[in-house]
Context: one part of a larger RNA
RNA sequence: UGACGGGGGCCCGCACAAGCGGUGGAGCAUGUGGUUCAAUUCGACGCAACGCGAAGAACCUUACCUGGGUUAGACAACGGAGGACCGCCCCAGAGAUGGGGCUUUCCCUUCGGGGACCUCCGGUUCAGGUGCUGCAUGGCUGUCGUCAGCUCGUGUCGUGAGAUGUUGGGUUAAGUCCCGCAACGAGCGCAACCCCUGUACUUAGUUGCCCCCGGGUAAAGCCGUGGCACUCUAAGUAGACUGCCGGCGUUAAGCCGGAGGAAGGUGGGGAUGACGUCAAGUCCUCAUGGCCCUUACAGGCUGGGCUACACACGUGCUACAAUGGCGUUGACAGUGGGCAGCUAGACCGCGAGGUCGUGCUAAUCUCUAAAAGACGUCUCAGUUCGGAUUGUUCUCUGCAACUCGAGAGCAUGAAGGCGGAAUCGCUAGUAAUCGCGGAUCAGCAUGCCGCGGUGAAUACGUUCCCAGGCCUUGUACA
Numbered sequence: 001u002g003a004c005g006g007g008g009g010c011c012c013g014c015a016c017a018a019g020c021g022g023u024g025g026a027g028c029a030u031g032u033g034g035u036u037c038a039a040u041u042c043g044a045c046g047c048a049a050c051g052c053g054a055a056g057a058a059c060c061u062u063a064c065c066u067g068g069g070u071u072a073g074a075c076a077a078c079g080g081a082g083g084a085c086c087g088c089c090c091c092a093g094a095g096a097u098g099g100g101g102c103u104u105u106c107c108c109u110u111c112g113g114g115g116a117c118c119u120c121c122g123g124u125u126c127a128g129g130u131g132c133u134g135c136a137u138g139g140c141u142g143u144c145g146u147c148a149g150c151u152c153g154u155g156u157c158g159u160g161a162g163a164u165g166u167u168g169g170g171u172u173a174a175g176u177c178c179c180g181c182a183a184c185g186a187g188c189g190c191a192a193c194c195c196c197u198g199u200a201c202u203u204a205g206u207u208g209c210c211c212c213c214g215g216g217u218a219a220a221g222c223c224g225u226g227g228c229a230c231u232c233u234a235a236g237u238a239g240a241c242u243g244c245c246g247g248c249g250u251u252a253a254g255c256c257g258g259a260g261g262a263a264g265g266u267g268g269g270g271a272u273g274a275c276g277u278c279a280a281g282u283c284c285u286c287a288u289g290g291c292c293c294u295u296a297c298a299g300g301c302u303g304g305g306c307u308a309c310a311c312a313c314g315u316g317c318u319a320c321a322a323u324g325g326c327g328u329u330g331a332c333a334g335u336g337g338g339c340a341g342c343u344a345g346a347c348c349g350c351g352a353g354g355u356c357g358u359g360c361u362a363a364u365c366u367c368u369a370a371a372a373g374a375c376g377u378c379u380c381a382g383u384u385c386g387g388a389u390u391g392u393u394c395u396c397u398g399c400a401a402c403u404c405g406a407g408a409g410c411a412u413g414a415a416g417g418c419g420g421a422a423u424c425g426c427u428a429g430u431a432a433u434c435g436c437g438g439a440u441c442a443g444c445a446u447g448c449c450g451c452g453g454u455g456a457a458u459a460c461g462u463u464c465c466c467a468g469g470c471c472u473u474g475u476a477c478a
Base pairs, nucleotide, nucleotide: 001478002477003475004474005473007472008471009470010469011468013466015462016461019426020425021424022423023422026318027317028316029315030314031313032312033311034309035308042053043052064304065303067301070298073126078122079121080120081119082118083117087102088101089100090099091098092097106115107114108113128293129292131291132290133289137287138286139282140281141280142278144276149188150187151186152185153184154183155164156163157162168179169178170177194270195269196268197267199238200237201236202235203234204233205232208228209227210226213224214223215222241264244258245257246256247255248254320419324378325377326376327375328374329373336367337366338365341360342359345356346355347354348353385416390411391410392409393408394407395406396405432454433453434452435451436450437449438448
């Protein structure tokens, strides 16, 4: 100087407390451990691994296993020979591949040749490796933590390591600001500048909108004449700064209350992550040193596996019902997506879906709510709760749903009576609850990323648990 203390002081954080809803019990989904297996590819392991890499394993993917096959190789460069290439068909085979047939006469040219593509041959420099080392590395990322800290120059003090500044008194979300002070300044962080949202104005008015008039219908800006007033769209501008008033405070920084205002003291949200820590994670995104393999640890194919199942754990979904289930009816969104696509409408089917067919490269067409509300029924039961499991018949995608997809109909109707010890999230348009969209994607979502609808309770307070910041103290620790 740090680190640590079941030392002290001050202060913060959904840290506790006050509340609301969960997890832990059940069934299922998913990840992991373990076990099994020919293989169940690999990585990730307290917080900060475990719905994680994987924004989508039937083949492919795929790295794993089995079997059958290749060796200058699937890909790049060189030399030689031949031929355009492409395309189509037949045979053998699980395919890879092997054999055969049909068709076909590339471009430039100084006519010597050259160029691109394909096939065969050659072998040295070579290719190739998701093989090892993240403790050799780059890059990227997590984490403490959006915590308020981390440092430097000059000066001064100290023999020196170092100290001072950065401590002290106030204040703040903040090393934020004020005052004081052997310090005076400065840098990286904080804040602000950026984006979205909340109010108004200006400009613009189609594909959006409809205050006026007319037409029209079961209804509708549906149509005409029109218009840009309103909504909205998207560019600009204004607006909030403790600016004004009162009190407190040291005449300061600032704090409390009030006015005006759409908004008040950082308005709400996002992006933004200092010096560093964990030899944290990643050599399987990529790049790369070293090591290793080179008829194999490389490369192509078929089938299988990653989907196994006594069990254990994590994360979720659905429930256990009456604030509910079922039936009929029935309004109101916002993100976004759409041509190998989204599909109106009509018809067929109980339904998943199918057939015909229309519009839209989309503010034009289209995909689009559910909970809510109204009426009826059930009457506390393992039930008209719950939907697992199983049987069967189908639908769709796709060469192909056996291993191993999703969905529909009928039948079946398991556990489950609100969950022990323990434990998690959340302070407002939040929690809870309800549906919708998107990426990946042929198909496959309870996951992920977004969107809107309905919409609470509680916070006395900082004694205690956890994490952190500053000062101080002890130490046989570094």